[in-house]
Molecule: c-di-GMP-I riboswitch aptamer
Organism: Desulfosporosinus acididurans
RNA sequence: UUGUGACAAAAGCAAACUUAGUGAAAAUUAAGGGCGCAAAGCUAUGGACCUUCCAGGUAAUGCUGAUGGUCGCCAAGCUUCCGGA
Repeated sequence: UUGUGACAAAAGCAAACUUAGUGAAAAUUAAGGGCGCAAAGCUAUGGACCUUCCAGGUAAUGCUGAUGGUCGCCAAGCUUCCGGA
């Protein structure tokens, strides 16, 4: 340095849920709270999934266009603590 991940050490993040707010919704922000996480750090680049204010369409339905979202869905890119085997 690369790979790797311990009944190690020092740190970190924060699920569900609650309260207040934003949003048409999915969801998200802050505080509390901890399910868990060796990248559960960052990036919507590819895939996957979710939504429907608008337009189209259907007997009906997110069904099509289009908007938005999920990095704690997978991959990819970038960054990164420690060192027993």